Predicted 3D model of a 101-nucleotide RNA (TPP riboswitch aptamer (THI element)) from a Cytophagales bacterium. It was read from a public genome assembly, where an Rfam model found it. The model forms 95% of the base pairs in the Rfam consensus.

[in-house]
RNA sequence: GCACAGCUUUAGGGGUGCUUGUGUCCUACGGAUGCGGCUGAGACAUACCCUUCGAACCUGAUCCCGGUAAUGCGGGCGCAGGGAAAAGUUGGCGAGAAUCA
Numbered sequence: 001g002c003a004c005a006g007c008u009u010u011a012g013g014g015g016u017g018c019u020u021g022u023g024u025c026c027u028a029c030g031g032a033u034g035c036g037g038c039u040g041a042g043a044c045a046u047a048c049c050c051u052u053c054g055a056a057c058c059u060g061a062u063c064c065c066g067g068u069a070a071u072g073c074g075g076g077c078g079c080a081g082g083g084a085a086a087a088g089u090u091g092g093c094g095a096g097a098a099u100c101a
Stems, first nucleotide, its partner, number of pairs: 001093002004091007011051004016045001017038003021035006057082003063076004
């Protein structure tokens, strides 16, 4: 000095769905809720993930294909639109560049 990785500090952003089983309750052909079950980093945790080098997350979307008990469950959509950062430190590398695909 820089493509990269870790850590620290301060600050910020984000999601929380499904219900084959079972208990309870209610205004009961239904609904609410606890336990269990599913996926996941996370399904309400002083946790987890992400912060512009941005697929954390939102929109499109009551979308498309596949699958499931069911679900944003998987893939597509997606070099589409939007989306929250600075500093310090250690390692790596020395531009014919680490790393990743």